[in-house]
Context: one part of a larger RNA
Molecule: large-subunit ribosomal RNA, domain VI
Organism: metagenome
């Protein structure tokens, strides 16, 4: 920029891309075959590999802003109770997340075929799957699964939204402002290298902070009481608690600005 007016939504599928992979084992059955050794076609059934989506319920791992014990030293004037730094000092546990955890797929199934096997059949009174005609036949080919897809310029389709304003011009056309709408921006994550995409933007729960829930630690300090004391005991299943789930306009998404049609 196109897609004969401007926009938001849903979509149809031409075409393209991917997926179409394979082992053992059980059983038919030690059966057919074979003199034995040995050892089966079809048919049914179990498990796996590697490869793909997906997920976080389990398992058990990881979890460097989460909780507790701890050592050594500083430092906060001293106790006490915290911090700094020693590989995250160092151990013990552990949320979202993530995969090395687990769930699912490759299929059936249709059509056309190769090799091959055949049916009717003459040229050629016989034969002949072939010259006319007509079966059956492969992990292969088109389908059929899954994503993408109208720039598919042959630019499709379906719903809704906006629509006769102003200026120059004779006209055909130009230009401003605007509508519907879009985007700067701005608060963000379930996206993310940026961009994109997706949730929001006060007519608001989009972050954040708060509050409750929940998860994880495991019973904080400060008191208080028992021991000389190292402690223990009470209130106390406390306290603190990261990316979890809710609520709640206290904080910031304030204000503002540009683009965007002329009846096709």
């Nucleotide at each position: 920029c196109g897609c004969a007016g401007g926009a938001u939504a849903u979509u149809u599928g031409a075409g393209g891309a991917g997926c179409u992979c394979u082992g053992u084992c059980c059983u038919u059955a030690g059966u057919a075959c074979g003199a034995g050794a040995g050892g089966a076609c079809c048919g049914g059934g179990a498990u796996g590999g590697a490869c793909g989506c997906a997920c976080c319920g389990c398992u058990g791992g990881u979890g460097c802003a989460c909780c507790a014990g701890u050592u050594g030293u500083c430092a906060c004037g001293c106790c006490a109770g915290u911090g700094g730094c020693a590989c995250a000092g160092c151990u013990g546990g552990g949320c979202a997340g993530c995969a090395a955890g687990u769930g699912c797929g490759g299929a059936u199934c249709g059509g056309a075929u190769a090799a091959a096997c055949g049916c009717u059949g003459a040229a050629a009174g016989c034969a002949u799957c072939u010259a006319a005609g007509c079966g059956u036949g492969a992990a292969g080919c088109c389908g059929g699964c899954u994503c993408c897809a109208a720039g598919a310029u042959a630019a499709g389709a379906u719903a809704u939204c906006c629509c006769a304003u102003u200026c120059c011009g004779u006209a055909a056309g130009g230009a401003a402002g605007u509508a519907a709408g879009a985007c700067c921006c701005c608060u963000u994550g379930a996206a993310g290298a940026c961009u994109a995409c997706a949730a929001g933007g006060u007519u608001g729960a989009u972050a954040g902070g708060c509050u409750g829930c929940g998860u994880g630690u495991g019973u904080a300090a400060g008191c208080g009481c028992c021991g000389c004391g190292a402690g223990g005991c009470g209130a106390u299943c406390a306290g603190c608690u990261u990316g979890g789930c809710a609520g709640u306009a206290c904080u910031a998404a304030u204000a503002g600005g540009u683009c965007g049609a002329g009846g096709g």